A computed fold for a 75-nucleotide RNA from a Candidatus Bathyarchaeota archaeon, annotated as transfer RNA.

Parts: sequence; structure tokens; C1' cells
RNA sequence: GGGCCGGUCGUCUAGUUUGGUUAGGACAUCUGCCUGACACGCAGAAGGUCCCCGGUUCAAGUCCGGGCCGGCCCA
Repeated sequence: GGGCCGGUCGUCUAGUUUGGUUAGGACAUCUGCCUGACACGCAGAAGGUCCCCGGUUCAAGUCCGGGCCGGCCCA
């Protein structure tokens, strides 16, 4: 330098193919219940610039262009 894949709550990850109701789950955190107390367990809550910029569209995490970062392969 070229090709392919990936970037989503604090962490890991589903959703992207086929655009459309409030972006879902696990762990962690907080509150309540439980316990003599803790842990476990149960119930609930909070937590997201969906990497950035631009475009298409009534509508973009999802499609298109450019860029950044990471991984793999080739040179």
C1' cells in the first nucleotide's frame, strides 16, 4: 500500500442481511424484600453522542460516500 471483518449503556454482547412502536440481554451499580447480619435469591430502578463527518429518505444503529481506531490476510 491492497482486501476482508469489527466499533452499540461502566464491561461483554444481540439487533445491521429485509430502514418503521420506547435500541434488547447478561454482569456490575442503586433501591426495596429476604437474613440476627452478610452472601445467594426475588422485585424494581437508573444508565446509550449506536466511533466521527456528510449524503439518501417522511423516517437511519441499519443504506451510500469519506475519515479515525482495532483485528486478520496479502504484498
The coordinates come from a structure-prediction model, not an experiment, and the mean pLDDT is 83. Its Rfam family is "tRNA". Rfam classes the family as a transfer RNA.